[in-house]
RNA sequence: GCGGGAGUAGCUCAAUAGGUAGAGCGCGACGUUGCCAACGUCGAGGUUACGGGUUCAAGUCCCGUGUUCCGCU
Numbered sequence: 001g002c003g004g005g006a007g008u009a010g011c012u013c014a015a016u017a018g019g020u021a022g023a024g025c026g027c028g029a030c031g032u033u034g035c036c037a038a039c040g041u042c043g044a045g046g047u048u049a050c051g052g053g054u055u056c057a058a059g060u061c062c063c064g065u066g067u068u069c070c071g072c073u
């Protein structure tokens, strides 16, 4: 220098032709128990790496930038 992958909640990851961003674990409150654990219910937590574009509508499509991993030279 060239090609490809990854990036979404604190962590690990979903979101199958563009249509209200979710799960598990973790965290908080409450219930059950003499206490803890376990279990149950509820809740908080997100500028979907960044900047543009297309569209009525973008995590998703297009362009650029940056990070990281793999391969080639």
Base pairs, nucleotide, nucleotide: 001072002071003070004069005068006067010025011024012023013022019056027043028042029041030040031039049065050064051063052062053061
Background: This is a predicted structure of a 73-nucleotide RNA (transfer RNA) from an Anaerolineales bacterium. Rfam family: tRNA. Gene Ontology term of the family: triplet codon-amino acid adaptor activity. Its mean pLDDT, the model's own confidence on a scale to 100, is 81.